[in-house]
RNA sequence: GGCGGGGUAGCUCAGCUGGUUAGAGCGGCGGAAUCAUAAUCCGUAGGUCGGAGGUUCAAGUCCUCUCCCCGCUA
Numbered sequence: 001g002g003c004g005g006g007g008u009a010g011c012u013c014a015g016c017u018g019g020u021u022a023g024a025g026c027g028g029c030g031g032a033a034u035c036a037u038a039a040u041c042c043g044u045a046g047g048u049c050g051g052a053g054g055u056u057c058a059a060g061u062c063c064u065c066u067c068c069c070c071g072c073u074a
Base pairs, nucleotide, nucleotide: 001073002072003071004070005069006068007067010026011025012024013023019057028044029043030042031041032040050066051065052064053063054062
C1' cells in the first nucleotide's frame, strides 16, 4: 500500500430489511430491608451512535471522505 472486521451510556455489548421512545448487563445515585455492611428488591440519571458531508419525508442503519483500533496480505 491492498483487503476484511470494529468504533453506540463510565465499562462490556445488542440494535433485523432505514421507521415512530436508542436499549441490556455491570457500574453510579436515591430508596426499601438490616443493629450495621454485603447480597437482594424498587426507582432514577447518564448518549453530538468516532468526525464531516450527502441521499431520503425519515439515517445508529445506505453512499462518499476522513481519524483511531484489530486481523490478513504484499
Molecule: transfer RNA
Organism: Rugositalea oryzae